[in-house]
Molecule: Bacterial RNase P class A
Organism: Candidatus Nanopelagicales bacterium
RNA backbone atom coordinates (compact mmCIF):
# COMPACT_ATOMS: atom_id res chain seq x y z
C1' N A 1 0.00 0.00 0.00
C1' N A 2 -3.77 -3.63 -1.43
C1' N A 3 -7.35 -7.50 -0.31
C1' N A 4 -10.21 -9.45 3.67
C1' N A 5 -12.38 -10.95 8.81
C1' N A 6 -14.52 -9.45 13.48
C1' N A 7 -16.29 -5.66 16.90
C1' N A 8 -18.04 -0.73 18.39
C1' N A 9 -20.02 4.25 17.47
C1' N A 10 -22.46 8.50 14.80
C1' N A 11 -26.37 8.97 11.43
C1' N A 12 -27.28 15.34 12.68
C1' N A 13 -25.30 20.00 15.61
C1' N A 14 -25.76 25.44 16.63
C1' N A 15 -28.60 30.15 16.31
C1' N A 16 -33.16 33.08 15.26
C1' N A 17 -38.69 33.66 14.42
C1' N A 18 -43.35 31.31 15.02
C1' N A 19 -46.24 26.86 16.83
C1' N A 20 -47.31 22.22 20.15
C1' N A 21 -47.41 18.51 24.85
C1' N A 22 -45.87 17.12 30.15
C1' N A 23 -43.99 18.79 34.92
C1' N A 24 -42.71 22.72 38.63
C1' N A 25 -43.34 27.77 40.45
C1' N A 26 -45.98 32.45 40.26
C1' N A 27 -50.66 34.37 39.05
C1' N A 28 -57.72 39.56 40.97
C1' N A 29 -55.58 31.24 40.70
C1' N A 30 -59.08 33.17 34.60
C1' N A 31 -56.06 34.56 30.69
C1' N A 32 -51.16 34.08 31.05
C1' N A 33 -45.66 34.36 32.58
C1' N A 34 -40.93 31.93 33.79
C1' N A 35 -37.95 27.59 33.95
C1' N A 36 -37.17 22.70 32.40
C1' N A 37 -37.86 18.11 29.59
C1' N A 38 -39.87 16.10 24.95
C1' N A 39 -39.72 10.05 19.13
C1' N A 40 -35.29 4.93 17.72
C1' N A 41 -30.95 1.75 16.60
C1' N A 42 -34.13 -0.40 14.96
C1' N A 43 -39.65 2.76 17.97
C1' N A 44 -40.71 -2.13 12.57
C1' N A 45 -42.02 -7.75 12.52
C1' N A 46 -45.37 -9.69 16.63
C1' N A 47 -41.08 -14.38 16.25
C1' N A 48 -39.49 -16.05 21.59
C1' N A 49 -39.01 -15.06 26.99
C1' N A 50 -40.77 -12.46 31.13
C1' N A 51 -42.47 -8.37 34.70
C1' N A 52 -47.39 -6.73 36.02
C1' N A 53 -53.04 -7.53 36.39
C1' N A 54 -57.23 -10.87 36.79
C1' N A 55 -59.21 -16.01 36.70
C1' N A 56 -58.06 -21.10 38.03
C1' N A 57 -54.94 -24.45 40.77
C1' N A 58 -57.81 -31.95 41.45
C1' N A 59 -56.16 -35.11 39.40
C1' N A 60 -55.65 -39.34 35.68
C1' N A 61 -55.34 -40.93 30.54
C1' N A 62 -54.74 -39.67 25.51
C1' N A 63 -53.54 -36.15 22.02
C1' N A 64 -50.85 -31.45 20.94
C1' N A 65 -46.70 -27.99 21.15
C1' N A 66 -41.47 -26.65 22.18
C1' N A 67 -36.29 -27.74 22.85
C1' N A 68 -32.05 -31.30 21.49
C1' N A 69 -23.30 -31.56 22.20
C1' N A 70 -21.08 -29.89 27.27
C1' N A 71 -20.36 -26.21 31.03
C1' N A 72 -21.56 -21.35 32.54
C1' N A 73 -24.59 -16.40 32.42
C1' N A 74 -29.55 -14.45 33.01
C1' N A 75 -35.77 -12.91 36.12
C1' N A 76 -36.30 -16.25 31.95
C1' N A 77 -35.67 -17.92 26.86
C1' N A 78 -35.66 -21.06 21.15
C1' N A 79 -31.09 -15.65 23.79
C1' N A 80 -25.69 -14.61 25.19
C1' N A 81 -20.44 -16.52 26.55
C1' N A 82 -16.74 -20.28 26.54
C1' N A 83 -15.44 -25.10 25.10
C1' N A 84 -16.12 -30.03 22.27
C1' N A 85 -17.32 -32.57 17.64
C1' N A 86 -18.29 -32.14 12.27
C1' N A 87 -17.77 -29.00 7.79
C1' N A 88 -15.79 -24.51 4.61
C1' N A 89 -11.51 -21.32 4.14
C1' N A 90 -4.03 -20.43 3.03
C1' N A 91 -5.72 -17.65 7.28
C1' N A 92 -8.12 -14.13 10.61
C1' N A 93 -12.85 -16.40 11.05
C1' N A 94 -17.60 -18.46 9.65
C1' N A 95 -21.50 -22.31 9.43
C1' N A 96 -24.52 -26.30 12.35
C1' N A 97 -33.07 -27.82 13.29
C1' N A 98 -25.34 -31.05 16.79
C1' N A 99 -29.65 -37.46 20.82
C1' N A 100 -30.97 -42.36 17.80
C1' N A 101 -30.16 -45.46 11.05
C1' N A 102 -28.59 -53.00 14.44
C1' N A 103 -36.83 -50.93 16.80
C1' N A 104 -39.94 -50.30 12.49
C1' N A 105 -41.85 -47.84 7.90
C1' N A 106 -40.46 -44.76 3.84
C1' N A 107 -37.37 -41.98 0.07
C1' N A 108 -32.99 -41.51 -3.47
C1' N A 109 -34.85 -39.11 -10.92
C1' N A 110 -31.91 -41.14 -14.76
C1' N A 111 -28.00 -44.46 -15.73
C1' N A 112 -26.39 -49.20 -14.36
C1' N A 113 -26.07 -56.33 -13.76
C1' N A 114 -26.83 -54.34 -9.11
C1' N A 115 -28.56 -48.92 -4.34
C1' N A 116 -28.56 -52.57 1.61
C1' N A 117 -28.49 -59.31 4.39
C1' N A 118 -27.75 -55.68 -3.72
C1' N A 119 -25.45 -57.74 -7.97
C1' N A 120 -23.56 -60.87 -13.00
C1' N A 121 -23.73 -56.75 -18.45
C1' N A 122 -18.38 -56.95 -20.26
C1' N A 123 -15.00 -60.16 -18.18
C1' N A 124 -11.52 -64.45 -15.58
C1' N A 125 -11.22 -69.95 -14.74
C1' N A 126 -12.46 -75.61 -14.91
C1' N A 127 -15.20 -79.29 -17.71
C1' N A 128 -18.15 -80.76 -22.00
C1' N A 129 -20.06 -80.12 -27.10
C1' N A 130 -20.03 -78.30 -32.08
C1' N A 131 -16.68 -76.74 -35.39
C1' N A 132 -18.52 -72.61 -40.13
C1' N A 133 -11.59 -72.46 -36.54
C1' N A 134 -15.04 -67.63 -35.25
C1' N A 135 -14.92 -62.67 -30.01
C1' N A 136 -19.26 -70.05 -31.10
C1' N A 137 -22.66 -72.86 -27.57
C1' N A 138 -23.83 -75.50 -22.72
C1' N A 139 -23.05 -76.12 -17.52
C1' N A 140 -20.44 -74.76 -13.07
C1' N A 141 -17.20 -71.51 -10.06
C1' N A 142 -15.98 -66.23 -9.24
C1' N A 143 -16.80 -60.75 -7.75
C1' N A 144 -10.02 -59.25 -7.65
C1' N A 145 -10.36 -56.06 -13.07
C1' N A 146 -13.79 -52.93 -16.28
C1' N A 147 -18.66 -50.15 -17.11
C1' N A 148 -22.83 -46.95 -14.90
C1' N A 149 -23.57 -43.47 -11.11
C1' N A 150 -23.57 -38.28 -6.32
C1' N A 151 -22.75 -42.85 -3.88
C1' N A 152 -21.32 -49.95 -5.51
C1' N A 153 -20.84 -53.80 1.10
C1' N A 154 -13.18 -51.00 3.87
C1' N A 155 -7.86 -49.56 1.56
C1' N A 156 -2.59 -50.95 0.03
C1' N A 157 0.74 -55.02 -0.51
C1' N A 158 1.28 -60.22 -0.40
C1' N A 159 0.08 -65.68 0.49
C1' N A 160 -3.07 -68.83 -1.72
C1' N A 161 -6.24 -70.58 -5.88
C1' N A 162 -8.31 -73.73 -11.75
C1' N A 163 -9.46 -68.47 -11.58
C1' N A 164 -10.55 -65.47 -7.47
C1' N A 165 -12.27 -63.68 -2.65
C1' N A 166 -10.59 -60.98 4.66
C1' N A 167 -10.38 -67.27 2.57
C1' N A 168 -5.53 -66.22 5.24
C1' N A 169 -1.28 -62.68 6.65
C1' N A 170 1.23 -57.62 7.48
C1' N A 171 0.25 -52.49 7.87
C1' N A 172 -3.66 -48.70 7.88
C1' N A 173 -8.85 -46.78 8.55
C1' N A 174 -13.54 -47.55 10.87
C1' N A 175 -16.55 -50.30 14.61
C1' N A 176 -16.97 -53.03 19.26
C1' N A 177 -14.71 -54.70 24.06
C1' N A 178 -11.03 -54.05 28.08
C1' N A 179 -7.32 -51.12 30.58
C1' N A 180 -4.48 -46.54 31.57
C1' N A 181 -3.88 -41.03 31.36
C1' N A 182 -6.05 -35.73 30.85
C1' N A 183 -10.62 -32.86 31.53
C1' N A 184 -16.37 -30.48 35.99
C1' N A 185 -18.13 -32.32 31.26
C1' N A 186 -19.12 -33.04 26.03
C1' N A 187 -14.72 -35.34 24.56
C1' N A 188 -9.34 -36.22 23.57
C1' N A 189 -4.70 -39.27 23.77
C1' N A 190 -2.41 -44.09 24.30
C1' N A 191 -2.09 -49.52 24.83
C1' N A 192 -4.34 -54.11 23.83
C1' N A 193 -7.97 -57.92 21.95
C1' N A 194 -11.34 -59.15 17.93
C1' N A 195 -11.45 -60.41 10.64
C1' N A 196 -16.43 -57.62 13.27
C1' N A 197 -16.56 -54.19 8.17
C1' N A 198 -23.31 -53.38 9.72
C1' N A 199 -23.83 -47.02 2.96
C1' N A 200 -27.01 -42.03 2.83
C1' N A 201 -31.38 -39.57 4.58
C1' N A 202 -34.91 -38.35 10.85
C1' N A 203 -34.93 -29.68 8.22
C1' N A 204 -38.96 -37.78 6.21
C1' N A 205 -42.73 -40.51 9.46
C1' N A 206 -40.85 -42.43 13.86
C1' N A 207 -38.12 -43.67 18.70
C1' N A 208 -35.65 -41.43 23.12
C1' N A 209 -34.76 -37.45 26.88
C1' N A 210 -36.36 -32.91 29.09
C1' N A 211 -39.99 -28.88 29.35
C1' N A 212 -45.20 -26.67 28.74
C1' N A 213 -52.17 -23.28 33.32
C1' N A 214 -55.25 -19.42 30.68
C1' N A 215 -56.18 -14.47 29.11
C1' N A 216 -54.20 -9.93 28.27
C1' N A 217 -53.30 -2.46 29.75
C1' N A 218 -59.37 -2.79 25.05
C1' N A 219 -55.52 -6.48 31.76
C1' N A 220 -57.58 -4.57 36.10
C1' N A 221 -59.66 -0.93 39.70
C1' N A 222 -62.35 3.83 41.44
C1' N A 223 -65.96 7.84 40.84
C1' N A 224 -70.10 9.66 38.02
C1' N A 225 -74.62 8.76 34.88
C1' N A 226 -79.18 6.03 33.44
C1' N A 227 -84.91 4.23 32.37
C1' N A 228 -87.20 1.24 36.49
C1' N A 229 -87.65 -0.65 41.67
C1' N A 230 -87.27 -0.60 47.35
C1' N A 231 -86.90 2.59 51.45
C1' N A 232 -86.05 6.99 55.01
C1' N A 233 -86.85 12.30 55.80
C1' N A 234 -89.43 16.96 54.66
C1' N A 235 -93.47 19.74 52.47
C1' N A 236 -98.35 19.92 50.40
C1' N A 237 -104.01 20.41 47.82
C1' N A 238 -102.50 13.83 52.21
C1' N A 239 -105.80 6.81 48.08
C1' N A 240 -101.42 10.79 45.96
C1' N A 241 -97.71 14.42 44.32
C1' N A 242 -93.00 17.11 44.75
C1' N A 243 -87.94 17.66 46.75
C1' N A 244 -83.86 15.21 48.81
C1' N A 245 -80.66 10.99 50.74
C1' N A 246 -79.37 5.60 50.78
C1' N A 247 -79.47 0.76 48.36
C1' N A 248 -80.28 -1.69 43.77
C1' N A 249 -79.91 -1.76 38.49
C1' N A 250 -84.59 -1.67 32.61
C1' N A 251 -89.41 -3.48 29.97
C1' N A 252 -92.03 -7.51 27.06
C1' N A 253 -91.96 -12.66 25.39
C1' N A 254 -89.93 -17.58 25.18
C1' N A 255 -86.59 -22.05 26.36
C1' N A 256 -83.95 -24.91 30.06
C1' N A 257 -83.36 -25.43 35.37
C1' N A 258 -83.95 -25.11 40.95
C1' N A 259 -79.85 -30.41 44.37
C1' N A 260 -82.61 -36.32 39.85
C1' N A 261 -77.73 -29.76 39.05
C1' N A 262 -79.65 -25.61 33.92
C1' N A 263 -75.38 -22.67 33.45
C1' N A 264 -70.10 -21.65 34.55
C1' N A 265 -64.70 -23.18 35.61
C1' N A 266 -60.23 -26.61 35.43
C1' N A 267 -54.56 -24.95 27.90
C1' N A 268 -57.47 -29.37 23.72
C1' N A 269 -60.68 -34.30 24.21
C1' N A 270 -62.63 -38.01 27.67
C1' N A 271 -63.25 -39.46 32.73
C1' N A 272 -63.29 -36.96 37.14
C1' N A 273 -63.63 -32.71 40.38
C1' N A 274 -65.16 -27.61 42.00
C1' N A 275 -68.83 -23.23 42.12
C1' N A 276 -73.94 -22.83 41.67
C1' N A 277 -80.12 -20.99 41.92
C1' N A 278 -80.74 -19.13 38.40
C1' N A 279 -79.33 -19.05 33.38
C1' N A 280 -79.81 -18.59 27.93
C1' N A 281 -82.09 -16.46 23.49
C1' N A 282 -85.19 -12.77 20.65
C1' N A 283 -87.38 -7.77 20.31
C1' N A 284 -87.44 -2.80 22.39
C1' N A 285 -85.32 1.10 25.59
C1' N A 286 -81.43 3.96 28.79
C1' N A 287 -76.33 5.53 30.16
C1' N A 288 -71.27 5.16 28.52
C1' N A 289 -68.08 11.03 31.11
C1' N A 290 -63.74 11.32 34.16
C1' N A 291 -59.60 9.44 37.17
C1' N A 292 -55.95 5.60 38.50
C1' N A 293 -53.08 1.98 36.01
C1' N A 294 -49.06 5.86 33.21
C1' N A 295 -43.61 6.00 33.63
C1' N A 296 -38.25 4.98 40.05
C1' N A 297 -36.80 0.56 37.74
C1' N A 298 -34.60 -7.16 36.30
C1' N A 299 -33.06 1.79 34.93
C1' N A 300 -28.76 4.75 32.59
C1' N A 301 -23.56 6.45 33.14
C1' N A 302 -18.53 6.38 35.58
C1' N A 303 -14.89 3.88 38.56
C1' N A 304 -12.94 -0.41 41.33
C1' N A 305 -12.85 -5.83 42.36
C1' N A 306 -13.65 -10.99 40.56
C1' N A 307 -14.04 -13.86 36.02
C1' N A 308 -10.86 -16.20 29.41
C1' N A 309 -15.80 -14.20 28.57
C1' N A 310 -21.02 -13.53 28.89
C1' N A 311 -21.68 -11.21 33.43
C1' N A 312 -21.78 -10.40 38.89
C1' N A 313 -20.68 -7.48 43.32
C1' N A 314 -19.42 -2.72 45.59
C1' N A 315 -19.10 2.72 45.48
C1' N A 316 -20.56 7.31 43.31
C1' N A 317 -23.78 10.04 40.20
C1' N A 318 -28.14 11.13 37.02
C1' N A 319 -33.75 11.21 36.33
C1' N A 320 -33.68 11.17 30.11
C1' N A 321 -41.56 11.51 26.51
C1' N A 322 -46.31 10.03 28.67
C1' N A 323 -50.08 11.58 24.26
C1' N A 324 -55.52 9.82 23.99
C1' N A 325 -59.39 13.02 16.77
C1' N A 326 -53.48 11.00 19.70
C1' N A 327 -47.80 16.38 21.16
C1' N A 328 -42.10 16.55 19.94
C1' N A 329 -43.39 20.69 14.06
C1' N A 330 -42.68 24.75 10.07
C1' N A 331 -39.39 28.60 7.96
C1' N A 332 -34.50 30.97 7.64
C1' N A 333 -29.23 31.09 8.36
C1' N A 334 -24.83 28.50 9.46
C1' N A 335 -21.73 24.18 10.39
C1' N A 336 -20.98 18.88 8.97
C1' N A 337 -20.95 14.70 5.18
C1' N A 338 -21.40 13.04 -0.15
C1' N A 339 -21.32 14.14 -5.61
C1' N A 340 -20.43 17.36 -10.07
C1' N A 341 -14.01 18.09 -9.46
C1' N A 342 -7.41 17.38 -8.69
C1' N A 343 -8.87 22.70 -5.86
C1' N A 344 -12.30 26.80 -5.24
C1' N A 345 -16.90 29.47 -6.43
C1' N A 346 -21.57 27.64 -7.56
C1' N A 347 -25.36 23.80 -7.97
C1' N A 348 -27.63 19.41 -6.17
C1' N A 349 -28.34 15.64 -2.38
C1' N A 350 -28.29 13.78 2.88
C1' N A 351 -30.61 6.75 4.49
C1' N A 352 -34.19 3.20 7.04
C1' N A 353 -37.83 5.38 9.36
C1' N A 354 -42.51 7.76 14.45
C1' N A 355 -43.37 5.96 21.28
C1' N A 356 -48.99 4.14 23.15
C1' N A 357 -48.09 -0.95 29.78
C1' N A 358 -42.92 -1.98 30.23
C1' N A 359 -38.42 -4.82 29.79
C1' N A 360 -34.45 -8.86 27.83
C1' N A 361 -33.48 -10.92 23.04
C1' N A 362 -33.93 -12.56 17.83
C1' N A 363 -35.10 -11.22 12.71
C1' N A 364 -35.65 -7.57 8.83
C1' N A 365 -34.55 -2.31 6.52
C1' N A 366 -30.65 1.33 6.37
C1' N A 367 -27.48 7.21 2.06
C1' N A 368 -23.02 8.12 4.28
C1' N A 369 -19.09 8.48 7.90
C1' N A 370 -15.55 7.36 12.16
C1' N A 371 -12.56 4.18 15.35
C1' N A 372 -10.16 -0.39 17.04
C1' N A 373 -8.15 -5.40 16.72
C1' N A 374 -6.63 -9.40 13.69
C1' N A 375 -5.35 -12.34 8.87
C1' N A 376 -3.16 -12.81 3.93
C1' N A 377 -0.23 -10.61 -0.10
C1' N A 378 3.43 -7.02 -2.07
C1' N A 379 7.35 -3.43 -1.35
C1' N A 380 11.06 -0.79 1.60
C1' N A 381 14.25 -0.26 5.99
RNA sequence: CGAGUCGACCGGGCGGCCGCGGCAUCGGCCAGAUGUCGAGGAAAGUCCGGACUCCACAGGACAGGGUGAUGGGUAACGCCCAUCCGGAGCGAUCCGCGGGAAAGUGCAACAGAGAGUAGACCGCCACCCCUUCGUGGGCGGUAAGGCUGAAACGGUGGUGUAAGAGACCACCAGCAGUCGGGGUGACCCGAUUGGCUAGGUAAACCCCACCCGGAGCAAAGCCAAGAGGUUGAUGCACAGCAUUGACUGCGCGAGCGGUUGAGGGCGGUCCGCCCAAGUUCGCGGGUAGGCUGCACCAGGCUGCUGGCAACAGCAGUCGCAGAUGGAUGGCCGUCGCCGGUGCAACCGGCACAGAAUCCGGCUUAUAGGUCGACUCGUUCC